[in-house]
This record gives sequence, C1' cells and structure tokens, in this order.
RNA sequence: AAAAAUUGUUAGGGGUGUCGUGUAAGGCGACUGAGAUUAUACCCUUUAAACCUGAUUUAGGUCAUACUAACGUAGGGAAACAAUUGGAAAUCCUU
Repeated sequence: AAAAAUUGUUAGGGGUGUCGUGUAAGGCGACUGAGAUUAUACCCUUUAAACCUGAUUUAGGUCAUACUAACGUAGGGAAACAAUUGGAAAUCCUU
C1' cells in the first nucleotide's frame, strides 16, 4: 500500500417470449425463468453472460417458444463514492 471481494448510497443500462381465448388492450389463462410491463418490480453497471448483433443460426427436446446446449475468453454494451475484508511491487530507514 495497489489489485480483488462483499455491503451500502446515489446515478445509469436492459428485457418483457410461446400457446389458447379475445375486435383489441401494459386483457385473462397455461409453460419456462430472477423477471414475460402482477412491475416504483427484477436483473446488471467494465465485463467469461444484465442485454443486443450474429439469428428466419446449428443440434436436442416440447402442445409451442432463447425450453436446453453450442455459438461465447466473438463484436458491442451502462458509474462514482464510502465502509469492511484483503494484502502485491518499487523506494527509504534499521539490523
């Protein structure tokens, strides 16, 4: 004494699908999920997954669907402060 981790405050980013019904609705019901506009909710904030592109993608499965896996250490993507924990390297001093 840095990196890193956790918590808090404030600020910011993101998604809302499939099937049925319905003229339609940010209506209703079922499925998965943290969350499918029950939300002042949920998740995420420098990054290996909140989310977008690739994607009318590929394989498996399902009544159906980003349902599962790959793609994916890919490209992009939104912050500061404080506290606690933590404990490098360099330099200096002493032995």
Molecule: TPP riboswitch aptamer (THI element)
Organism: Calditrichota bacterium